[in-house]
RNA sequence: CUCAUCCAGAGGGGUGGAGGGAACGGCCCUGUGAAGCCCCGGCAACCAUCGCGCUGAUUCGUGCCUGACGUUCGUCAGUGAGGCCAUCGCGCGACAGGUGCCAACUCCGGCCUGCUGCCGACCGGCGGCAGGAGAGAUGAG
Numbered sequence: 001c002u003c004a005u006c007c008a009g010a011g012g013g014g015u016g017g018a019g020g021g022a023a024c025g026g027c028c029c030u031g032u033g034a035a036g037c038c039c040c041g042g043c044a045a046c047c048a049u050c051g052c053g054c055u056g057a058u059u060c061g062u063g064c065c066u067g068a069c070g071u072u073c074g075u076c077a078g079u080g081a082g083g084c085c086a087u088c089g090c091g092c093g094a095c096a097g098g099u100g101c102c103a104a105c106u107c108c109g110g111c112c113u114g115c116u117g118c119c120g121a122c123c124g125g126c127g128g129c130a131g132g133a134g135a136g137a138u139g140a141g
Base pairs, nucleotide, nucleotide: 001141002140003139004138005137006136011040012039013038014037015036019029020028021027024109025108026107041102042101043100046098047097049094050093051092052091053090054089056088057087060082065078066077067076068075069074106135111132112131113130114129115128116127117126118125119124
């Protein structure tokens, strides 16, 4: 940088001793013990591995058919039924090797669009719902 996913799921102990939830604004968690580190456990299934199935591409390619050529029966070309070993792709399943994760939707918001409520004479202010963008996280390349 690219692609996919992000409303599901899953915590105990030891150590440590004040922070943590990325930043900011909120709102939370935290001496009934934060972060970090260690041990054990768990969740999930991105990648890897294995099994089954399917489509197409690639590959192989008999026969029929068509055409051309040639010394009766062949050669070449086209088409491509079919096969499906292998590779790529898709789906389902198994496993748990490489990662990841185990408060709150990525905890919520900001920027844009649509719809909409309240206050206000107007300008304007404060919200709600949905979609998107941006940022971030994780995996794969």